[in-house]
The prediction has a mean pLDDT of 89. Small-subunit ribosomal RNA, central domain from an uncultured bacterium, 346 nucleotides, folded computationally. Rfam family: Bacterial small subunit ribosomal RNA. The RNAcentral record of the full RNA draws on ENA, Greengenes and SILVA.
Context: one part of a larger RNA
RNA sequence: UUGGGUUUAAAGGGUCCGUAGGCGGGCCCGUAAGUCGGAGGUGAAAUCCCGCGGCUCAACCGCGGAACCGCCUUCGAUACUGCGGGUCUUGAGUGGGCUUGAGGCGGCCGGAAUGAGUGGUGUAGCGGUGAAAUGCAUAGAUAUCACUCAGAACACCGAUUGCGGAGGCAGGUCGCCAAGGCCUUACUGACGCUGAUGGACGAAAGCGUGGGGAGCGAACAGGAUUAGAUACCCUGGUAGUCCACGCCGUAAACGAUGCUCACUCGUUCUCGGGUUUAUGACUCGGGGGGCCAAGCGAAAGUGAUAAGUGAGCCACCUGGGGAGUACGGGCGCAAGCCUGAAACUC
Numbered sequence: 001u002u003g004g005g006u007u008u009a010a011a012g013g014g015u016c017c018g019u020a021g022g023c024g025g026g027c028c029c030g031u032a033a034g035u036c037g038g039a040g041g042u043g044a045a046a047u048c049c050c051g052c053g054g055c056u057c058a059a060c061c062g063c064g065g066a067a068c069c070g071c072c073u074u075c076g077a078u079a080c081u082g083c084g085g086g087u088c089u090u091g092a093g094u095g096g097g098c099u100u101g102a103g104g105c106g107g108c109c110g111g112a113a114u115g116a117g118u119g120g121u122g123u124a125g126c127g128g129u130g131a132a133a134u135g136c137a138u139a140g141a142u143a144u145c146a147c148u149c150a151g152a153a154c155a156c157c158g159a160u161u162g163c164g165g166a167g168g169c170a171g172g173u174c175g176c177c178a179a180g181g182c183c184u185u186a187c188u189g190a191c192g193c194u195g196a197u198g199g200a201c202g203a204a205a206g207c208g209u210g211g212g213g214a215g216c217g218a219a220c221a222g223g224a225u226u227a228g229a230u231a232c233c234c235u236g237g238u239a240g241u242c243c244a245c246g247c248c249g250u251a252a253a254c255g256a257u258g259c260u261c262a263c264u265c266g267u268u269c270u271c272g273g274g275u276u277u278a279u280g281a282c283u284c285g286g287g288g289g290g291c292c293a294a295g296c297g298a299a300a301g302u303g304a305u306a307a308g309u310g311a312g313c314c315a316c317c318u319g320g321g322g323a324g325u326a327c328g329g330g331c332g333c334a335a336g337c338c339u340g341a342a343a344c345u346c
Base pairs, nucleotide, nucleotide: 003318004317005316006315007300008299012314014201015200016199017198021194022193023192025088026087027086028085029084030083031082033081034080035077036076037075038074039073040072041071042070049065050064051063052062053061054060091191092188093187094186095184096183097182098181099180100179103177104176105175106174107173108172109171110154114150115149116148117147118146119145120144121143125136126135162169163168206247207246208245209244210243211242215241216240220236221235222234223233258313259312260311261310262309263308266291267290268289269288270287271286272284273283274282275281276280295302296301319346320345321344328339329338330337331336
């Protein structure tokens, strides 16, 4: 390489958009490039293969055949693919109506808690732990009341819930933006699927500039513990955590399960829409869970939200270590990220 694979053994790209490419619905007409058939030409010889023969055999050599798996020309076939044209509506999209949600962005507002300031009451402790100590407190702490200020996060509702492409999203309200679902036979008429390169988005931490800083809290300091204790526990505490703008581009970015389409027993719960006789039942070319038949699977398990049966396209794997390292290249302010070996060794 071929093949075989990718939930957990190596292996699904973090996610989406989309370029090239690959693949692509029903019917009709044309064409005849692919495809199939006939005929002709060519495919030198040697070599290779088969048969026979010559050197005593063999190597070697001679003769005959096959093969040279291909190309060219020409005639024909037209099912399938392609190409050109026409048409259709079921794929896809659009319109109208109803509706859903912590989907996104921005503004305004709210209460609880925490901390702080001031004042009042009040007096000797508070705090913390397994026990303590560091720490705080007679310059009046802790506790308690009133007023004020600040930042961050939104108890209950809350769910086995919902939304989003993923990351992720939760106080209330208003505005803007986007998305999904159902009903509707109104419109377009295959406009589709996937997607190398590319682009955008992308938790936390981290970086730059400016702001902010209540609580928490890497680093750090102290107190303990201990043989030691550069930890676990305690008292403090800087970056950070928050905001604006700009970078970074990673993750157990997980369902460790790429996307799309079709098909394949049941049962139960639930969210959304529609119909209804409104308890409930039925339904969706809707969603989220549990248990299971067949099947699949090494098993665990999975089982219409497939890991079943098929189709299309992309990504990735190919023994462990060396190593996600070195080198080169690209990106980045840096940290580093992306691409990514070999020697050697088992």